[in-house]
This is a predicted structure of a 75-nucleotide RNA (c-di-GMP-I riboswitch aptamer) from Candidatus Segetimicrobium genomatis.
The coordinates come from a structure-prediction model, not an experiment, and the mean pLDDT is 90.
NCBI's taxonomy places the organism under Bacteria, Bacillati, Candidatus Sysuimicrobiales, Candidatus Segetimicrobiaceae, Candidatus Segetimicrobium.
RNA sequence: CUUCCGAACAGGCAAACCCGAAGCAAUUCGGGGACGCAAAGCCACGGGACCCUCAGGGUCAGCCGGGCUGCCGAA
Numbered sequence: 001c002u003u004c005c006g007a008a009c010a011g012g013c014a015a016a017c018c019c020g021a022a023g024c025a026a027u028u029c030g031g032g033g034a035c036g037c038a039a040a041g042c043c044a045c046g047g048g049a050c051c052c053u054c055a056g057g058g059u060c061a062g063c064c065g066g067g068c069u070g071c072c073g074a075a
Stems, first nucleotide, its partner, number of pairs: 005073002012037002017032006035062001041068003045065003048060005
């Protein structure tokens, strides 16, 4: 230094719910709020679930798998 790994330190993110806004909807964004998360950072490639103005289009990365990147440094 790198990989594995996850004690500590410093931090980070933010479920449900409430308010406002956008959308036909799934859902998303902003504020409050914390259930939790070592990638709960990013990607819709595969599976899956959900929605629709349904031969098609969309949502979910905090459903699973995979890919890329990253903070700290004990055993």